[in-house]
RNA sequence: CAUUCAUCCAGAAGAGUGGAGGGUGCAGGCCCGAUGAAGCUCUGGCAACCGCUCGCUCCCGCGAGAAAGGUGCCACCUCCUGCCUCACAGUGCGUGAGGGAAGAUGAAUG
Numbered sequence: 001c002a003u004u005c006a007u008c009c010a011g012a013a014g015a016g017u018g019g020a021g022g023g024u025g026c027a028g029g030c031c032c033g034a035u036g037a038a039g040c041u042c043u044g045g046c047a048a049c050c051g052c053u054c055g056c057u058c059c060c061g062c063g064a065g066a067a068a069g070g071u072g073c074c075a076c077c078u079c080c081u082g083c084c085u086c087a088c089a090g091u092g093c094g095u096g097a098g099g100g101a102a103g104a105u106g107a108a109u110g
Stems, first nucleotide, its partner, number of pairs: 001110008013043005021032003026082004044074003049070002052065005078102001083099006
């Protein structure tokens, strides 16, 4: 970097440094930001993908538990929308529901 699988309406802070952006492709919105953005550092926390313990199982795997280890995360539903389907509306360019696409994270393989 690519492919596959799983999850994404929950949850989780403070300080130092820094000095104007940020909300993870692009665009349109909306929101956060000098009462201090991004980034970096320390401490703390959330969660349960890998791993650990226990039980079950024909194997694939399933369930429960803990949270030392490997990751990840700690504004707003992945902040909302973009594409498709259905329903309602009918000169409106919308509203609602669902599905996809894209994205993020983890694991495996190449």
Molecule: SAM riboswitch aptamer (S box leader)
Organism: Bacteroidetes bacterium QS_9_68_14